The RNA shown here (transfer RNA) has 73 nucleotides and comes from uncultured Methyloprofundus sp. Its Rfam family is "tRNA". Its family is annotated with triplet codon-amino acid adaptor activity in the Gene Ontology. It is annotated as a transfer RNA.
């Protein structure tokens, strides 16, 4: 210079077509069951959706521009 990517403590969906409360599986805590443990079952905590500015009545989603990782050249 080009391209993809950033959401929970970790891996990711959702984004494409803007709208009522942002979700899952792990992982953590509490209970239950066990002699004890583990698996399993219940039930809970956790997110300024990299970042700042625009656009809308409304932005994780659209539009600028910056960071950062990671190919390629």
């Nucleotide at each position: 210079g080009c391209g993809a990517u950033a959401u929970a403590g970790c891996u990711c969906a959702g984004u494409c077509c803007g709208g009522u409360u942002a979700g899952a599986g792990c992982a953590c805590a509490g209970g239950a069951u066990u002699c004890a443990u583990a698996a399993c079952c219940c039930u809970g905590g956790g997110g300024u959706c990299g970042a700042a500015g625009g656009u809308u009545c409304a932005a994780u989603u659209c539009c600028c521009u910056c960071u950062a990782u990671c190919g390629c050249c």